[in-house]
Context: one part of a larger RNA
RNA sequence: AGCGCAGGGCGGAUGCCUUGGCAUUGGGAACCGAAGAAGGACGUGGUUAACUGCGAAAAGCUGCGGCGAGUUGUAAGCGAACAAAGACCCGCAGAUAUCCGAAUGGAGCAAUCCAUAUGAGAGAAGCUCAUAUAUCAUAUACUGAAUACAUAGGUAUAUGAGGGGAACCUCCUGAACUGAAACAUCUAAGUAGGGAGAGGAAGAGAAAUCAACCGAGAUUUCGUAAGUAGUGGCGAGCGAAAGCGAAAGAGGCCAAACCGUAAUCAGCAAUGAAUACGGGGUUGCGGACUGCAAUUAGCAUUGUCAAAGCCUAGUUGAACAGGAUGGGAAGCCUGACCAAAGAAUGUGAGAGUCAUGUAAAUGAAAGGCCGAGACAGCGAGCAGGAUCCAGAGUACCGCGGGACACGUGAAACCCCGUGGGAAGCCGGGGGGACCACCCUCCAAGCCUAAAUAUUCCCCAAUGACCGAUAGCGAAGAGUACUGUGAAGGAAAGGUGAAAAGAACCCCGGGAGGGGAGUGAAAAAGAACCUGAAACCCUGUGCUU
Numbered sequence: 001a002g003c004g005c006a007g008g009g010c011g012g013a014u015g016c017c018u019u020g021g022c023a024u025u026g027g028g029a030a031c032c033g034a035a036g037a038a039g040g041a042c043g044u045g046g047u048u049a050a051c052u053g054c055g056a057a058a059a060g061c062u063g064c065g066g067c068g069a070g071u072u073g074u075a076a077g078c079g080a081a082c083a084a085a086g087a088c089c090c091g092c093a094g095a096u097a098u099c100c101g102a103a104u105g106g107a108g109c110a111a112u113c114c115a116u117a118u119g120a121g122a123g124a125a126g127c128u129c130a131u132a133u134a135u136c137a138u139a140u141a142c143u144g145a146a147u148a149c150a151u152a153g154g155u156a157u158a159u160g161a162g163g164g165g166a167a168c169c170u171c172c173u174g175a176a177c178u179g180a181a182a183c184a185u186c187u188a189a190g191u192a193g194g195g196a197g198a199g200g201a202a203g204a205g206a207a208a209u210c211a212a213c214c215g216a217g218a219u220u221u222c223g224u225a226a227g228u229a230g231u232g233g234c235g236a237g238c239g240a241a242a243g244c245g246a247a248a249g250a251g252g253c254c255a256a257a258c259c260g261u262a263a264u265c266a267g268c269a270a271u272g273a274a275u276a277c278g279g280g281g282u283u284g285c286g287g288a289c290u291g292c293a294a295u296u297a298g299c300a301u302u303g304u305c306a307a308a309g310c311c312u313a314g315u316u317g318a319a320c321a322g323g324a325u326g327g328g329a330a331g332c333c334u335g336a337c338c339a340a341a342g343a344a345u346g347u348g349a350g351a352g353u354c355a356u357g358u359a360a361a362u363g364a365a366a367g368g369c370c371g372a373g374a375c376a377g378c379g380a381g382c383a384g385g386a387u388c389c390a391g392a393g394u395a396c397c398g399c400g401g402g403a404c405a406c407g408u409g410a411a412a413c414c415c416c417g418u419g420g421g422a423a424g425c426c427g428g429g430g431g432g433a434c435c436a437c438c439c440u441c442c443a444a445g446c447c448u449a450a451a452u453a454u455u456c457c458c459c460a461a462u463g464a465c466c467g468a469u470a471g472c473g474a475a476g477a478g479u480a481c482u483g484u485g486a487a488g489g490a491a492a493g494g495u496g497a498a499a500a501g502a503a504c505c506c507c508g509g510g511a512g513g514g515g516a517g518u519g520a521a522a523a524a525g526a527a528c529c530u531g532a533a534a535c536c537c538u539g540u541g542c543u544u
Base pairs, nucleotide, nucleotide: 001543002542003541004540005539006538007537008536009535015529016494017493020466021465022463023462024461025460026459027458028457029455030454031164032163039100040099041098042055043054044053046078047077050074051073061094062093063092064091065090066089070082071081072080105114106113107112115133116132117131118130119129120128121127135161136160137159138158139157140156141155142154143153168199169197170196171195172194173193179186183233209216210215220247221246222245223244224243230238231237251447252446253445254391258279259278260277261276262275264273265272266271284425286389287388288387289384290383291382292381298378299377302376303375304374305373309369310368311367312366314362315361316360320335321334322333323332336353337352338342344356345355346354396420397419398418399417400416401415402414406432427442428441429440430439431438481488482487501528504515505514506513507512
């Protein structure tokens, strides 16, 4: 030195565990904000670095409920207190809530600086305290230029807005990689990205719709029709609709004609023009108007009251003992019991009967949700057919685009830009160029629940999901750390049933160790369950 055996060290794999995650289901909730949010800074404890809570009234204050013996958070100790006159804790409703932040009196390098007015502090100056003082929009009043009337502008008051938020939604804007086996039309895709805005959903919505000579009867979503009809360098690809079957189900209101009230402008006047409000009226066998009859059916809608139920604390809740082993019984043995409860977790090892619970019942001073129902409120019909009304720079057409499954095509329908520009009920639109016949509907005004989409969040539950290199990045961390910054971004779990965490003695400066003691175990000693391999060492056998 090598090989073997034995014993150690180092190391932290493996096994077991779970405080944390992941996914899903069913409910709830779906907003917060100038009454100052989200998010922060700084403070706040007897002692306090961090986290949590809270805000100069600062681990808290008040009221009302619940609970019932301990309590002063994580988190020990010391010290000092509170509590059956009910503390702590839980729920509801309030008070307080520094500074920054939309940040809003002005400024600013966020958490700072500096003001003005009024009031208060015995208050003149200075100081302190309280309140107010941003901008924009709308409305009203006053004021008021060039410029006579006026207008612009200004001032005041009132109301509203502003910012944040995971996804879902609507609108505006809008790529490229890619595919076409290259690439340009095309595709990817109206996707990603950017912007604006709203709601708990949004959007759509009560036929100028479909259909086909039969008929249906708002919208939305799902299944089917169907990868069909189509479209397409007829390439790659794109890709309907009617109908049928389901979910859900709901319909309403204006404008106008006409009537009335108010009052403006032009004009000497007659008259003409225009406005606001109230009634009326809302449809495709209409309405006004003229007559005749009259208040019923019904109402998601607008308001008030409101039963029951539910949510936000809780409460009751069955039934087991003995023996042996063991550190410890819940395992074993023996004999019982409960069960509308044998889900689960914990307890010194596998517990229906020990604890928390579970099944089943039950409970609210206060606040909230939902809302049966009631009352207001709204709301009808027949006939006539002379006259009037029925949404105009609209429909439509040319040109240029977009969107429709549809790439300009025979290209309708829909939308935008631009230039033209109707009819008006003997009217008008559509039925995929266009025309006729026929059928069907009534544009150019508005509102509308449900079925649908999503999950930052709350509750309950589940898993042939993970078990610390896994599972979220994170068993708490967006921390430590890196970067000027945008941003990037870790590692790190386990003593024991219980600290009983090793008094005392010895070696040592200490670290560390040896005794003693605790414990079932210390080869569980805090570098702490188990403790693999690599690697290192010691002893020994053999070989050289």
Background: Predicted 3D model of a 544-nucleotide part of an RNA (large-subunit ribosomal RNA, domain I) from Collinsella sp. Its mean pLDDT, the model's own confidence on a scale to 100, is 83. Its Rfam family is "Bacterial large subunit ribosomal RNA". Its family is annotated with ribosome and structural constituent of ribosome in the Gene Ontology. NCBI's taxonomy places the organism under Bacteria, Bacillati, Actinomycetota, Coriobacteriaceae, Collinsella.